The RNA shown here (transfer RNA) has 75 nucleotides and comes from an Alphaproteobacteria bacterium.
The source organism's lineage runs through Bacteria, Pseudomonadati, Pseudomonadota and Alphaproteobacteria.
Its Rfam family is "tRNA". Rfam links the family to the GO term triplet codon-amino acid adaptor activity. About the family: Transfer RNA (tRNA) molecules are approximately 80 nucleotides in length.
The prediction has a mean pLDDT of 83.
RNA sequence: GUCCCGUUCGUCUAGCGGUUAGGACAACGCCCUCUCACGGCGUAAACAGGGGUUCGAUUCCCCUACGGGAUACCA
Repeated sequence: GUCCCGUUCGUCUAGCGGUUAGGACAACGCCCUCUCACGGCGUAAACAGGGGUUCGAUUCCCCUACGGGAUACCA
């Protein structure tokens, strides 16, 4: 350089065109407890950026960025 795959809350992860973008852990608050822990309830927190297709895109297509992988051989 070329090709392939990936990028979603702080972390891990679900999602396959119409979801209020869900769950676990962590954080925070309340309850429980003599206290802490455990446990219960609740709160905040995310679709890498741009463009296209579509009535509608996290989802499909293209470009960019970042990460990972393969290849760069023979004569």